A computed fold for a 73-nucleotide RNA from Flavobacteriales bacterium CG_4_10_14_0_2_um_filter_35_18, annotated as transfer RNA. The sequence was found in a public genome assembly. Rfam family: tRNA. Rfam classes the family as a transfer RNA. Taxonomically the source falls in Flavobacteriales (Bacteria, Pseudomonadati, Bacteroidota, Flavobacteriia). The coordinates come from a structure-prediction model, not an experiment, and the mean pLDDT is 80.
RNA sequence: CGGUUCCUAGCUCAGUUGGUAGAGCAUCUGACUCUUAAUCAGAGGGUCGUGGGUUCGAAACCCACGGGACCGA
Numbered sequence: 001c002g003g004u005u006c007c008u009a010g011c012u013c014a015g016u017u018g019g020u021a022g023a024g025c026a027u028c029u030g031a032c033u034c035u036u037a038a039u040c041a042g043a044g045g046g047u048c049g050u051g052g053g054u055u056c057g058a059a060a061c062c063c064a065c066g067g068g069a070c071c072g073a
Stems, first nucleotide, its partner, number of pairs: 001072007010025004019056001027043005049065005
């Protein structure tokens, strides 16, 4: 310098043909228990890496930039 791929909740990841954003773990609250743990129920938490574009509507499609991984030179 060129190419491929990834970036979504605190962490690990879903979300596949565009239609109001989810799971598990963790955290908090309650139940249970002499207490803790385990178990059960519930709650909070995300302007989907950033900025533009297309569209009635974008996490998704297009462009640029930033960061990570890999390949080539």